[in-house]
């Protein structure tokens, strides 16, 4: 330099055109003499950035940036 792949809450991760599931963590409550464990409940992501297509984009296209792999 070129090619492939990837980028979603603090972390992991689903979603594959109709405005985001789950787990961990966090907060509150219950339980306990207290802590832990357990149970119940709450908050938190306009989806890396910009543009385009579309009635509608996390999802498709293009460019940029970052990660991983391959070729030279």
């Nucleotide at each position: 330099g070129c090619c492939u792949u990837u980028g979603u809450g603090g972390c992991c991760a689903a979603g594959c055109g109709g405005u985001a599931a789950g787990g961990c963590a966090u907060c509150g409550c219950a339980c306990u003499u207290g802590u832990a464990a357990u149970g119940c409940g709450g908050g938190g992501a306009u989806c890396c950035c910009g543009a385009g297509u579309u009635c509608g984009a996390a999802u498709c296209u293009c460019g940029g940036c970052g990660g991983a792999g391959g070729c030279a």